[in-house]
RNA sequence: AGGAUGAACGCUGGCGGCGUGCCUAACACAUGCAAGUCGAACGAAGCGAUUAAGAUGAAGUUUUCGGAUGGAAUCUUGAUUGACUGAGUGGCGGACGGGUGAGUAACGCGUGGAUAACCUGCCUCACACUGGGGGAUAACAGUUAGAAAUGACUGCUAAUACCGCAUAAGCGCACAGUGCCGCAUGGCAGUGUGUGAAAAACUCCGGUGGUGUGAGAUGGAUCCGCGUCUGAUUAGCCAGUUGGCGGGGUAACGGCCCACCAAAGCGACGAUCAGUAGCCGGCCUGAGAGGGUGACCGGCCACAUUGGGACUGAGACACGGCCCAAACUCCUACGGGAGGCAGCAGUGGGGAAUAUUGCACAAUGGGCGAAAGCCUGAUGCAGCGACGCCGCGUGAGUGAAGAAGUAUUUCGGUAUGUAAAGCUCUAUCAGCAGGGAAGAAAAUGACGGUACCUGACUAAGAAGCCCCGGCUAACUACGUGCCAGCAGCCGCGGUAAUACGUAGGGGGCAAGCGUUAUCCGGAUUUACUGGGUGUAAAGGGAGCGUAGACGGCGAAGCAAGUCUGAAGUGAAAACCCAGGGCUCAACCCUGGGACUGCUUUGGAAACUGUUUUGCUAGAGUGUCGGAGAGGUAAGUGGAAUUCCUAGUGUAGCGGUGAAAUGCGUAGAUAUUAGGAGGAACACCAGUGGCGAAGGCGGCUUACUGGACGAUAACUGACGUUGAGGCUCGAAAGCGUGGGGAGCAAACAGGAUUAGAUACCCUGGUAGUCCACGCCGUAAACGAUGAAUGCUAGGUGUUGGGGGGCAAAGCCCUUCGGUGCCGCCGCAAACGCAGUAAGCAUUCCACCUGGGGAGUACGUUCGCAAGAAUGAAACUCAAAGGAAUUGACGGGGGCCCGCACAAGCGGAGGAACAUGUGGUUUAAUUCGAUGAUACGCGAGGAACCUUACCCGGGCUUGAAUUGCAGAUGAAUGAUUCAGAGAUGAUGAAGUCCUUCGGGACAUCUGUGAAGGUGCUGCAUGGUUGUCGUCAGCUCGUGCCGUGAGGUGUCGGCUUAAGUGCCAUAACGAGCGCAACCCUUAUCUUCAGUUACUAACAGGUCAUGCUGAGGACUCUGGAGAGACUGCCGUCGUAAGAUGUGAGGAAGGUGGGGAUGACGUCAAAUCAGCACGGCCCUUACGUCCGGGGCUACACACGUGUUACAAUGGGAGGUACAGAAGGCCGCUACCUGGCGACAGGAUGCCAAUCCCCAAAACCUCUCUCAGUUCGGAUCGAAGUCUGCAACCCGACUUCGUGAAGUUGGAUUCGCUAGUAAUCGCGCAUCAGCCAUGGCGCGGUGAAUACGUUCCCGGGCCUUGUACACACCGCCCGUCAAGCCAUGAAAGCCGGGGGUGCCUGAAGUUCGUGACCGCAAGGAUCGACCUAGGGCAAAACCGGUGACUGGGGCUAAGUCGUAACAAGGUAGCCGUACCGGAAGGUGCGGCUG
Repeated sequence: AGGAUGAACGCUGGCGGCGUGCCUAACACAUGCAAGUCGAACGAAGCGAUUAAGAUGAAGUUUUCGGAUGGAAUCUUGAUUGACUGAGUGGCGGACGGGUGAGUAACGCGUGGAUAACCUGCCUCACACUGGGGGAUAACAGUUAGAAAUGACUGCUAAUACCGCAUAAGCGCACAGUGCCGCAUGGCAGUGUGUGAAAAACUCCGGUGGUGUGAGAUGGAUCCGCGUCUGAUUAGCCAGUUGGCGGGGUAACGGCCCACCAAAGCGACGAUCAGUAGCCGGCCUGAGAGGGUGACCGGCCACAUUGGGACUGAGACACGGCCCAAACUCCUACGGGAGGCAGCAGUGGGGAAUAUUGCACAAUGGGCGAAAGCCUGAUGCAGCGACGCCGCGUGAGUGAAGAAGUAUUUCGGUAUGUAAAGCUCUAUCAGCAGGGAAGAAAAUGACGGUACCUGACUAAGAAGCCCCGGCUAACUACGUGCCAGCAGCCGCGGUAAUACGUAGGGGGCAAGCGUUAUCCGGAUUUACUGGGUGUAAAGGGAGCGUAGACGGCGAAGCAAGUCUGAAGUGAAAACCCAGGGCUCAACCCUGGGACUGCUUUGGAAACUGUUUUGCUAGAGUGUCGGAGAGGUAAGUGGAAUUCCUAGUGUAGCGGUGAAAUGCGUAGAUAUUAGGAGGAACACCAGUGGCGAAGGCGGCUUACUGGACGAUAACUGACGUUGAGGCUCGAAAGCGUGGGGAGCAAACAGGAUUAGAUACCCUGGUAGUCCACGCCGUAAACGAUGAAUGCUAGGUGUUGGGGGGCAAAGCCCUUCGGUGCCGCCGCAAACGCAGUAAGCAUUCCACCUGGGGAGUACGUUCGCAAGAAUGAAACUCAAAGGAAUUGACGGGGGCCCGCACAAGCGGAGGAACAUGUGGUUUAAUUCGAUGAUACGCGAGGAACCUUACCCGGGCUUGAAUUGCAGAUGAAUGAUUCAGAGAUGAUGAAGUCCUUCGGGACAUCUGUGAAGGUGCUGCAUGGUUGUCGUCAGCUCGUGCCGUGAGGUGUCGGCUUAAGUGCCAUAACGAGCGCAACCCUUAUCUUCAGUUACUAACAGGUCAUGCUGAGGACUCUGGAGAGACUGCCGUCGUAAGAUGUGAGGAAGGUGGGGAUGACGUCAAAUCAGCACGGCCCUUACGUCCGGGGCUACACACGUGUUACAAUGGGAGGUACAGAAGGCCGCUACCUGGCGACAGGAUGCCAAUCCCCAAAACCUCUCUCAGUUCGGAUCGAAGUCUGCAACCCGACUUCGUGAAGUUGGAUUCGCUAGUAAUCGCGCAUCAGCCAUGGCGCGGUGAAUACGUUCCCGGGCCUUGUACACACCGCCCGUCAAGCCAUGAAAGCCGGGGGUGCCUGAAGUUCGUGACCGCAAGGAUCGACCUAGGGCAAAACCGGUGACUGGGGCUAAGUCGUAACAAGGUAGCCGUACCGGAAGGUGCGGCUG
């Protein structure tokens, strides 16, 4: 990486269905609603209707106008009545439904049982009844208190309200007694006697109620088995506690409660205490076993502001009831009252976060009612939220000019991309219009004009999010420059970022996509399935042994475990399978499976268990025997050290790397004799012996433990292991008392050192020794628990036994111990391997990343030191093991090199030259900087060079090139201005042509140029160095899990990985060598400009001339050298020799040639080149200056310091190279540099062209006849120009310097040393440099101990940027968490005492009542409150302790290599710190 979520956040958002939505404050709540109903229980009242009576009496009609009639409407009373109202009495229901998860670790829940220890309203069934009385009281009326809530008093009244009486089928109770049954108590059914308790009516006459009893159903109650989180740094808890007897109480059992009696009960199988938590079906995950979780839905429990209490009732100790107390809120007239959303909405608050103060009782269900019906925020629906799951859409086909745009580019292109546009279609969703359900059984539809169907219409209205370095699918450009930022892990970013930001492109998912949080998975990383413990974390220091766990062979019984059959249960939903319904799916329905469990019962008897009975192989006993540093105690011996006494004897001794402290002339050391005292026991002595481990060593004696062998007499599983427990337990240390020779922490002194609290030395106290008592730890190690069995061999050694033989011995065999080697097997490897780390079994102990830390706190032990047990916060991404390759070592072995040594000559001292650093400067351009920079780039800085500085100019430009336009010349003598660049002036002045133009040049414009500007850490190329060192690799094979190894190692040999032999290697490549050049010898060919022997000619002389091809030489081709030959040694390779031969002998000398690689080595300024930067300048031109400065330091050189020399004179001999802008013979002039003439040579022809050496003279040891710096004067030459700043010449001047400190360089033969000559660059030259050439021409090498560098093998390693590595501790600074702390504050729980509301129960009851009964008062208990002492937990706290992290601090250097004193463990002492030392132990 996956899956999941009641989610949240960011960006985005078309539709629908089904679900789902306060996880936080069981925080507080405004407002409305959420439990009522019954008039067929009752009285009264109101309203309506009907009716009766009475009163009044309208319109109208009639009238004689007096009236009559009429009877509406209204009022009063009575009766009847009602789909009316609703207060009250009464009944039923408010114990259901709905909410929440605070409490609870519990019979609370789950599962299975029990009740012979129980209850049950409404419902069903059965049986039997329902007779007759009585007195009150709400309502109501009046009076009255109060603000109100709410009452008080008086009077009236009803009932299915209340109370007696009667009756009793049956029931309850008490006593007596019978039968049957069970599971202990006991139960059931009869009998007899005594005794007790009922009822209500209504009616539409159909019924509906009521009472008692029994049964059923339903619901509940109680008890029990099993299961149910963490902590032992919570180990003891409990007084009604455990049980009994007797009571009380309850529906019922029970210390549930009470009196008395007994002293029990629970607990390592984890009591008590503390923390956390509602439990389950299920849900998520997982292959499973498991792990996590307990939203929605369902079951159970608990709770209803907090705490207590009871009442009523079938049922409550009651969410929308009551009483009391407490907190809070509200009202108040201050006296007193009211309230409880964890019901539905909603509000505030908290929070990252969670919805409407909706509609309806149409459906399903509930309450009441006979019913109609009423009520129902249960419920059904709708609303809001992408919160989740599921489905659909955002178009389909065609379309290459591969459009435009965008991005990129090597400028060609490529990508976006058939994508778009265009053309042709379609209409799912949304929108519009029409129709229109099921859900409903007769009626009744909130949803809802909803689902669904149809029609017309337009591609229209509908795509985002994350990612693109690896894991992990997907890459480029620009910006940024360890910044900004990213990041799940590794990590990315310091100028070319596929990792940051943006863009283009791409990948993934999609109405969502990412992030965060949480859970499982991966993780066999707590391992039951399914892990480990020699070295990675991990075996207890060892033994004895308790509980526990496990346990030999045979037989029999039982059946707890086990196996098997059957039965019950395992709710529904969920899951799986098969069907079905919504268009599909999600979702829903039906059926089956499953629910791995528990219980009951029948059976089996192999195994485990248990009981009984036997056995002898395990184990033990007996008898005989030998071995042993096994233990304890007592005695005893010699050697040695030290001390004392005496003798001899004299100046030192002692000690060390070297010394010193110390001892000694007061006689040491040495030596001789005698004595004292303590400790330890040489040789024997041995991966020998004994012991459980620690450990044990002279000898003797006493006592004593264990193992072993033989035998097979006895017991008969008596065994193994072993949590706790007990005992033993090195050294150091502690206490008391002895002892004290040596040694020796501490301490003192001396050394060493930067220091030296060390190593070394001289002393020296505890201690070491003994007795007794503590301590209880070690690298207490085989880093390996104990026991048993099995599994190839070989070879030692030790203690017994048996056998054989030719017997001081050998061989075979068997038990016990102790070593080594080695199969199988195991193991990460190393390794182990019958003494297992193998194969198995049993039991115990221990481990789970590093650090913090074996620390803190708590507890136990200890005299103390301390030991045992033993965390967390925080922090890191590692820590670790084994092995590999390198590198390194003040590890080892072998070997090489002018590496040392042996020599010769130098440097370092002087002066000068030159380079560098530094300093200075306008500039002193830049680069090179250990070896591997420094006479280097530079093989030539006066201008130029030149890059630097100052000043003056130019801007398509000093140089290259394309195009376009214009011009016709270009070029420009001359003159003027100027420092010059430059400007002005302007004489002179074209070519080709097909007549279009072209060449050429100038100007303008444009593209481009230019840059010694940056990056050598972007690069190419080139170069240095290790190093001309002998190495570096590959193919195949083989070995190893692998990294890797082998080959390439070993022996011998070589200059060499050169070769030979051996060999799991066989071959090969790049290096080595050879091939190449040169030099040394010879042959051959050729013979001018070289040569000249013979012949000839000629000259003062000369190969000068003819000539020659012999010699030298030149330059082509060859030969030659190969350990080929000989002796010796050796298997061979090869080595060796005054060997032979040879010009040369073992690579003959020299050169070129530089493996894989290392140093981010050097160079962007030689050149090239990516990127960046400048563009009237960081380009370019010019003049002048600078690179040449100068208190100083260093490198490289030159010249010297002199007599092996200086000076003067004479005189001889090279090689290589160069030469026409040249070398110059010769002549002349000049002291000379040189100048003036003149000749030869474009070169084997001519020229440049030698010096030292040699001969002679002089100087005579001195700052000189050495040395030549410096300075003065005069010149020569080059050059436009020698002032800054050239070389040379002459004359004069004549500095330092008398051989050079520490230290250091080169060189092994034609070499060093010394002498001159040439060349490049170049006008000239600062050249004493570089590169070459020849002349003269030595000394020394015993050897590999040491220094340096290198090669090979091996060893150790904590290094891998590789020892210039790594790394430890104190101190100082900052930050963080934590311990302790005088105290302070808070919390929950328990205890004791005091007080004590309401309330139950009991008692009382003089008051009330006819009575029943009650008021009152008292007692017990008790919520709450107060006081008190402890314990526990948490917060905070001056000061203080250590710890972690950080940065480039300070001091040292403890560890890693022999880490420079081997390290480490325990302990003690000491010290700034790492640490040091003592004692014992370990090898890691």
Small-subunit ribosomal RNA from Bacteroides acidifaciens, 1484 nucleotides, folded computationally. Rfam family: Bacterial small subunit ribosomal RNA. The RNAcentral record of the sequence draws on SILVA. Its mean pLDDT, the model's own confidence on a scale to 100, is 83. Taxonomically the source falls in Bacteroides (Bacteria, Bacteroidia, Bacteroidales, Bacteroidaceae).